[in-house]
RNA sequence: GCCGAAGUGGCGGAAUUGGUAGACGCGCACGACUCAAAAUCGUGUUCCUUCGGGAGUGUGGGUUCGAUUCCCACCUUCGGUA
Numbered sequence: 001g002c003c004g005a006a007g008u009g010g011c012g013g014a015a016u017u018g019g020u021a022g023a024c025g026c027g028c029a030c031g032a033c034u035c036a037a038a039a040u041c042g043u044g045u046u047c048c049u050u051c052g053g054g055a056g057u058g059u060g061g062g063u064u065c066g067a068u069u070c071c072c073a074c075c076u077u078c079g080g081u082a
Base pairs, nucleotide, nucleotide: 001081002080003079004078005077006076007075010026011025012024019065027045028044029043030042031041032040046055047054048053058074059073060072061071062070
């Protein structure tokens, strides 16, 4: 250089022949239990907000009524190849 794969909350990782983004687990916060703690159990956990709502799937564009999903370019990581 060429070919291929991947990129989603703090972390891992679901959701795909386009139609409610973030299931599940870890972590964290609060609570229950305990003399206290661990373990266990319960609830909550993207961001902004004038609380009406708005933004958000690597970045920027495109297609579409509608994009994490399809198309193009780029960035990063990994694998293959000479």